[in-house]
Context: one part of a larger RNA
RNA sequence: GAUUGAACGCUGGCGGCAGGCCUAACACAUGCAAGUCGGGCGGUAGCACAGGGGAGCUUGCUCCCCGGGUGACGAGCGGCGGACGGGUGAGUAAUGUCUGGGGAUCUGCCUGAUGGAGGGGGAUAACUACUGGAAACGGUAGCUAAUACCGCGUAACGUCGCAAGACCAAAGCGGGGGACCUUCGGGCCUCGCGCCAUCAGAUGAACCCAGAUGGGAUUAGCUAGUAGGUGGGGUAAUGGCUCACCUAGGCGACGAUGCGUAGCCGGACUGAGAGGUCGAUCGGCCACAUUGGGACUGAGACACGGCCCAAACUUCUACGGGAGGCAGCAGUAGGGAAUUUUCCGCAAUGGACGAAAGUCUGACGGAGCAAUGCCGCGUGAGUGAUGAAGGUUUUCGAAUCGUAAAGCUCUGUUGUAAGGGAAGAACAGCACUAGUAGGAAAUGGCUAGUGUGUGACGGUACCUUACCAGAAAGCCACGGCUAACUACGUGCCAGCAGCCGCGGUAAUACGUAGGUGGCAAGCGUUAUCC
Numbered sequence: 001g002a003u004u005g006a007a008c009g010c011u012g013g014c015g016g017c018a019g020g021c022c023u024a025a026c027a028c029a030u031g032c033a034a035g036u037c038g039g040g041c042g043g044u045a046g047c048a049c050a051g052g053g054g055a056g057c058u059u060g061c062u063c064c065c066c067g068g069g070u071g072a073c074g075a076g077c078g079g080c081g082g083a084c085g086g087g088u089g090a091g092u093a094a095u096g097u098c099u100g101g102g103g104a105u106c107u108g109c110c111u112g113a114u115g116g117a118g119g120g121g122g123a124u125a126a127c128u129a130c131u132g133g134a135a136a137c138g139g140u141a142g143c144u145a146a147u148a149c150c151g152c153g154u155a156a157c158g159u160c161g162c163a164a165g166a167c168c169a170a171a172g173c174g175g176g177g178g179a180c181c182u183u184c185g186g187g188c189c190u191c192g193c194g195c196c197a198u199c200a201g202a203u204g205a206a207c208c209c210a211g212a213u214g215g216g217a218u219u220a221g222c223u224a225g226u227a228g229g230u231g232g233g234g235u236a237a238u239g240g241c242u243c244a245c246c247u248a249g250g251c252g253a254c255g256a257u258g259c260g261u262a263g264c265c266g267g268a269c270u271g272a273g274a275g276g277u278c279g280a281u282c283g284g285c286c287a288c289a290u291u292g293g294g295a296c297u298g299a300g301a302c303a304c305g306g307c308c309c310a311a312a313c314u315u316c317u318a319c320g321g322g323a324g325g326c327a328g329c330a331g332u333a334g335g336g337a338a339u340u341u342u343c344c345g346c347a348a349u350g351g352a353c354g355a356a357a358g359u360c361u362g363a364c365g366g367a368g369c370a371a372u373g374c375c376g377c378g379u380g381a382g383u384g385a386u387g388a389a390g391g392u393u394u395u396c397g398a399a400u401c402g403u404a405a406a407g408c409u410c411u412g413u414u415g416u417a418a419g420g421g422a423a424g425a426a427c428a429g430c431a432c433u434a435g436u437a438g439g440a441a442a443u444g445g446c447u448a449g450u451g452u453g454u455g456a457c458g459g460u461a462c463c464u465u466a467c468c469a470g471a472a473a474g475c476c477a478c479g480g481c482u483a484a485c486u487a488c489g490u491g492c493c494a495g496c497a498g499c500c501g502c503g504g505u506a507a508u509a510c511g512u513a514g515g516u517g518g519c520a521a522g523c524g525u526u527a528u529c530c
Stems, first nucleotide, its partner, number of pairs: 001530001004527001006526005013377006020369001021335001027332002030330003035080003040077002043073002047071003051066007087288003096213007105205002110201007118152001120150002127142006158167003172193006180187002215259001221251003226248008263285004267278004290311005313324004341367001343366003349363001350361004380410004390401004414471001415467006424457001429452008474519005479500003485514005495502002
């Protein structure tokens, strides 16, 4: 000199953009952060509307009852999603990361392709009845549905096998309709969505190898599933991954083992570079979710807002037994030098579900707070010498603050008030039109066009007009390094100080004042790295 997720002191006008618990991976009140689908199912607790019945009468209104027929929908069964998104860096020096390779693998949703989707069955929740418990939550009996569950049939370019052969699947739902059939429900045809098997792709994931990735030898030896083989088991898959047997190996001064430190990288800071230091924000990977362990479900987890067990803590209890997990967003206590609102919205982008409308989304988009940083703007401009008054100094002549002020003439950035007022919106859906594969046709699908339609921020940005120089400058330094000096006070005292060093009666070094220098909405100090 440069840097910072900074803090402290003094001071503080505005805007844009960015960042904001580095400490206790300490404990958490409260609210929200993962739901969705009725076009899978039985249904109807609540709301609304048809419809039916009844009462009152003002004869077309009010009230009561019934009412899954409809819009919808609490709870339930079922599907998909809760493995993403979001947080944190405790652990981890290699089961991690980075770079480059490899073969023994899996992959929901998505894309392309080839085939299929036949015929049956038994349950169960909801519900009803009875019943246990303070509660959490149950128990028994009975009823019912499915895209829930289970056989049978079918079975290959699938699996197993040298071959022969053996074995393995499925589910419906919604819209439209000309013949034909009908038990009047529909069948049947067709369109759309969905289902099963297989192959291929894409995406994602798992595994293996090599090299690189910090410290110290005042850590020198370490190792029995240890190193390898054979054969079982296990896994999606290779493998001591695991087990039985056999062999006695394997690693190590090219630093094993143990110890202490640490998430890694793209990158960031600095530097001419080489290098050194760091790993906040943003992006990739990993690990973790009170602590420790475990599996279940599933395409995917050994699962932050799932389950089970143990432990500590908090909490409810009728003492028998239960409930909880902010390292999600806010917020609280505590710790600390120190780090924000219990805000608005799903309008945009993205995600989950859904045919869609849409619902959910503390992801995200925004607003709020604090000069935390960077950048920009302002605190006026021109003119003005009786060099005013006043301050300070003085050799008493004057010098200086100083064109500075006043005065005069302007301007209106910002501010205040009034008025106008965005872009961010592209869609989706719906309506209409045209084209198009399929189909007997129609609905629907796909493509294109037109119309309609949606803004949290926010009456914000921005623009226009009016008004007044009015409301807006401090901080540090002035002995040398180092730009900038005098006076008074003090008298080795009080004090200063980064280093050298100042102060003991003329202190440019302490304190104050005037002046000067530097930077400026900041300036100094401390910490920090180069």
Molecule: small-subunit ribosomal RNA, 5' domain
Organism: uncultured bacterium